[in-house]
Context: one part of a larger RNA
RNA sequence: CUGGGUGUAAAGGGCGUGUAGGCGGGAAGACAGGUCAGAUGUGAAAUGUUGGGGCUCAACCUCGGAACUGCAUUUGAAACCGUUUUUUUCUUGAGUAUCGGAGAGGCAGGCGGAAUUCCUAGUGUAGCGGUGAAAUGCGUAGAUAUUAGGAGGAACACCAGUGGCGAAGGCGGCCUGCUGGACGACAACUGACGCUGAGGCGCGAAAGCGUGGGGAGCAAACAGGAUUAGAUACCCUGGUAGUCCACGUCGUAAACGAUGAAUACUAGGUGUAGGGGGUCUGACCCCUUCUGUGCCGCAGUUAACACAAUAAGUAUUCCACCUGGGGAGUACGACCGCAAGGUUGAAACUC
Repeated sequence: CUGGGUGUAAAGGGCGUGUAGGCGGGAAGACAGGUCAGAUGUGAAAUGUUGGGGCUCAACCUCGGAACUGCAUUUGAAACCGUUUUUUUCUUGAGUAUCGGAGAGGCAGGCGGAAUUCCUAGUGUAGCGGUGAAAUGCGUAGAUAUUAGGAGGAACACCAGUGGCGAAGGCGGCCUGCUGGACGACAACUGACGCUGAGGCGCGAAAGCGUGGGGAGCAAACAGGAUUAGAUACCCUGGUAGUCCACGUCGUAAACGAUGAAUACUAGGUGUAGGGGGUCUGACCCCUUCUGUGCCGCAGUUAACACAAUAAGUAUUCCACCUGGGGAGUACGACCGCAAGGUUGAAACUC
């Protein structure tokens, strides 16, 4: 290479966009090419192979044949192929326009109430707090409790739903502005404009890092109190980074559906979200259809579990990845990063 695989055994890139490349809808025609067939030329010799011959045999030597599966030229065949110089054309794939409703999609600004903490003042008196039990801690310099006022930060109870939106990460108080996408109806327009996508580019939870702010609660580190044989823990009292904001950086996660993207086809049943059509018109119900999201289930698949129109079924195209365990996601090198580290990624040895 061929072949086999990737939900859980090794294996789907975290996600998108898109370059090269690969693959690609219907009809008609023409010309080159691929494709197939024939002919001619060439494909050195030796080696190899096959059939003979010669050294007493063999190795060895030697003669003839086939072959050298290739290339070029030429003649022809027309099914298919795709590029094409193509050329014309079509609308179902794809896109655009129009109308419509849904949504925690994104960014920016403003506003709101509950709660925690702190401050001030009033009432009030000896405890509060905490635990399995305690203690550290707070409190007669008046705490806890309660009432009124104020400050500040962070998060948005109920609604809330295997509900919605987003490519993924993710997104939840209310209002306003700007803005992306999907869906339904219609069939007006373009006319294959498509699918995938090595590199590239962009996005990318949390933690971490840089500069400057902010800091209520929570809380790595740290301190103290307990527990214990010990307790660098679990429990308790405190508490700093951090958590929040702005601008950069990092680029990783059980980044999971552990399931790449696209297209077509293949029994049903039942719920739910957003549209459309119909029956009836009654604001219901019921029938039907498109898109999403769940559950159950036949065929089929699967080692089993299970999957089953949201496939792990039946097929096609393209990409990524796997090849026994450990050594090891390590060493070295390269690239990236302020650093932490990341990406790429072995071998000896060993079982």

A computed fold for a 351-nucleotide part of an RNA from an uncultured bacterium, annotated as small-subunit ribosomal RNA, central domain. The coordinates come from a structure-prediction model, not an experiment, and the mean pLDDT is 84. It matches the Rfam family "Bacterial small subunit ribosomal RNA". The RNAcentral record of the full RNA draws on ENA and SILVA.